[in-house]
Molecule: SAM riboswitch aptamer (S box leader)
Organism: Bacteroidota bacterium
């Protein structure tokens, strides 16, 4: 990089470097930003996807032991990930409205994880 699931309304920032842009991709809008963007390095915390444990229930004849599922369960040492705004808003259907607009649902697009080629 591909294809598969599964999450996306919540959570959590300090300092150095740097020196103008940033909020995937194009447009529009909105917003952040010289009380210092991007990027990078140092530390810190969020979070709970793998992950540790536990308990339960299924298999492997029985225990044990291993696998699997599963929980409004305990955790954070390890792999990732994140630390403005719903994934910022945009599309489509309903529905409520005079309209602006809300509100459920769903698609496309993105984003992270696991697995897989």
């Nucleotide at each position: 990089g591909u294809c598969u699931u599964a999450u996306c309304a919540a959570g959590a920032a300090a300092g150095g470097u740097g020196g103008a842009g940033g909020g995937a991709u194009a447009g529009u809008g909105c917003c952040c930003u010289g009380c210092g963007a991007a990027a990078c390095c140092u530390u810190g915390a969020c979070a709970a996807c793998c992950c540790u444990u536990a308990a339960u229930c299924a298999g492997u004849c029985u225990u044990a032991a291993c696998u699997g599922a599963u929980u409004c369960a305990a955790g954070a040492a390890g792999g990732u990930g994140c630390c403005a705004a719903u994934u910022c808003a945009c599309u489509c259907a309903c529905a409520u409205g005079a309209a602006a607009a809300u509100g459920u649902g769903a698609a496309c697009a993105g984003a992270u994880a696991a697995g897989u080629c």